[in-house]
Context: one part of a larger RNA
Molecule: large-subunit ribosomal RNA, domain V
Organism: bacterium
């Protein structure tokens, strides 16, 4: 060295289980609620099932009787019309027994007077109240025949149910039932609960305008740097037109008068001003003032800009009708770029539109304008929140937690400069303000292998390496007398304790020791062990939440894969 036997588990990111953590899916399920929308259930009113009386109230109604106050006028004048008489006691007469005539008396009226209107009597009517008739409704109460029900008997039937019939009792037009209707309604059901995101959640954002980033055409990203918008202005404009004017700052001069009011001259030149952010414009002004006005028009539109589309933007010119101007001309809002919302839907205004009879109506069409913080702003619906550790499925190393990798801000270690401390003296020992490195042990950043699985803290066992050395060894300096120290250089051969507390690593403490080193090895080592911690299902406390539930808060409990190793590595033995 080869082969073999027996072992051991460091590796084969070993085996097993399409990761249970995390994220994603316009996935699922269970649960919750003051999510949305429904449905049972409960409840309100009305109608039907549902009938008969009495009393009473109210509305309407028939008839009758009443009611009616300015002032003046005898005085309580409802209105209008007719109207010269009317009613009645007694006596006599006639009679068709309804009543009529005469005489006498009484009460009214006419007349007069007052007043807008005049009274007796008659008719119609208004108004108020009461009574009566009828009717409808309400309330209360009574009844019995619907209906419900206790008991008994009979039958189906050999049946303590049920049904039917009969008898007696109770309740009774209620209850119960059906239909319509308002409410309540996690009891139940179906669903929704956005996206971006240096993982997700929390926070923030989501549309439009201006500038920078933007690399001198246009365009151009980020949870890059800064701001603004969701309007405003009208007939005495901040619109149109015609005419006119020049702001601001500085200097000099000038009564009150000052830094600054108003006046004059000069210089700079656009800095003033422009409704509103910024940018770009603006003196023939787009800035400021005045006159007259409504083009802040109707019907179009050659041709372009922009752009995936849909949108958006500019526009000469033509016709009509206006305004201003002497005219040429200018005017289809505002110096420009923000001030916004597609489609559907219904309503509104208009309409010479639509049915093979016509008219009207109804319905639709067409033109116009309005109704959305549809702001998640190209707007899924008219209408929607949560929990899951009881969870499930499909996927992802497209994306987090462990480990590795890259980086090295942070960390550890070192070096440079030397103000200062060190009585004196920067450098025995320290060292501010700063600067430059190294390492890859910390906390991180990134998200590159691994989610069809790379088991995670600590302990035990067994280690192995580095040296920035804790001890032992050799040396330099010293603010080294000696001893003991401090600091630096060399050095990794060997060594580096036992306990108490805590799951702890760490740390504190006790007693020793020459010393009780710091790190790497998947924070070495779970196919070697453990399983105290963390990190499933049970339970509890505190806190949060209406709740389901939740908490790098706490607490008790909680299956670590049968005996079996194929290869590499390693150990022991044996043959060659």
């Nucleotide at each position: 060295c080869c082969c073999g036997u027996a072992g051991c588990u460091g590796g084969a990111c070993g085996a097993a289980a399409a990761g249970a953590c995390c994220c994603c899916g316009u996935g699922a399920a269970g649960c919750u609620u003051u999510a949305c929308u429904g449905c049972a259930g409960c409840u309100u009113g009305c109608g039907c099932u549902u009938g008969g009386g009495u009393a009473u109230g109210u509305g309407c109604u028939u008839c009758g009787u009443c009611u009616g106050u300015u002032c003046a006028g005898u005085a309580u004048a409802g209105g209008u019309g007719g109207g010269a008489g009317c009613g009645u006691g007694c006596c006599g007469g006639u009679u068709u027994c309804g009543a009529c005539c005469g005489g006498u008396g009484c009460g009214c009226g006419c007349c007069a007077g007052u007043g807008a209107g005049a009274u007796a009597c008659c008719a119609c009517c208004c108004u108020u109240a009461c009574g009566c008739u009828g009717u409808a409704c309400g309330u209360a109460u009574c009844c019995u025949a619907a209906u419900c029900u206790c008991g008994c008997g009979c039958a189906g039937u050999u049946a303590u149910c049920c049904u039917g019939c009969g008898c007696a009792g109770g309740a009774g037009a209620c209850a119960g039932g059906c239909g319509c209707u308002g409410g309540u309604g996690g009891g139940c059901a179906g669903u929704u609960u956005g996206u971006c995101u240096g993982g997700g959640g929390c926070g923030g954002a989501u549309g439009c305008c201006u500038c920078c980033u933007a690399a001198a055409a246009a365009g151009u990203a980020a949870c890059g740097g800064a701001g603004g918008c969701g309007c405003u202005c009208a007939c005495a404009a901040a619109g149109g037109u015609u005419g006119g004017c020049u702001u601001a700052g500085c200097g000099c001069g000038g009564a009150u008068g000052g830094a600054a009011a108003u006046c004059g001259c000069g210089c700079u030149g656009g800095a003033c001003c422009u409704g509103u952010a910024a940018g770009c414009g603006g003196a023939a002004a787009a800035g400021c003032c005045a006159g007259c006005u409504u083009u802040a028009c109707u019907g179009c539109a050659a041709g372009g800009c922009c752009g995936a589309c849909a949108c958006g933007c500019c526009g000469a010119g033509c016709a009509g009708u206006u305004g201003c101007g002497a005219a040429a001309g200018c005017a289809g809002g505002a110096g420009c770029u923000a001030g916004u919302g597609a489609u559907c839907c219904g309503a509104c205004c208009a309409u010479u539109c639509a049915a093979u009879g016509u008219a009207g109506g109804a319905u639709g069409g067409u033109g116009g304008a309005a109704g959305c913080u549809c702001a998640u702003c190209g707007g899924a619906u008219a209408a929607a929140a949560g929990c899951u550790a009881c969870u499930c499925c499909g996927g992802g190393g497209a994306u987090a937690a462990c480990a590795g990798g890259c980086u090295g801000a942070u960390a550890g270690c070192g070096c440079c400069c030397a103000a200062g401390c060190g009585u004196c003296c920067a450098u025995a020992g320290c060292g501010a303000c700063g600067g430059c490195g190294c390492u890859g042990u910390u906390u991180g950043g990134c998200a590159c292998c691994u989610c069809g699985a790379u088991g995670u803290c600590g302990g035990c066992u067994c280690a192995u390496c580095g040296c920035a050395u804790c001890c032992u060894g050799g040396g330099g300096g010293u603010g080294a007398a000696g001893a003991a120290g401090c600091u630096c250089c060399c050095a990794a051969g060997g060594g580096u304790u036992a306990g108490g507390c805590u799951g702890u690593u760490c740390g504190c403490c006790u007693a020793u020791u020459a010393a009780a080193g710091c790190g790497g090895u998947a924070c070495g080592c779970g196919a070697g062990c453990u399983g105290g911690g963390u990190u499933c299902a049970g339970a509890a406390c505190g806190u949060c939440g209406u709740g389901a539930g939740a908490c790098a808060g706490u607490u008790c409990g909680g299956u670590c894969u049968c005996c079996u190793a194929u290869c590499c590595a390693c150990u022991a033995c044996g043959c060659g």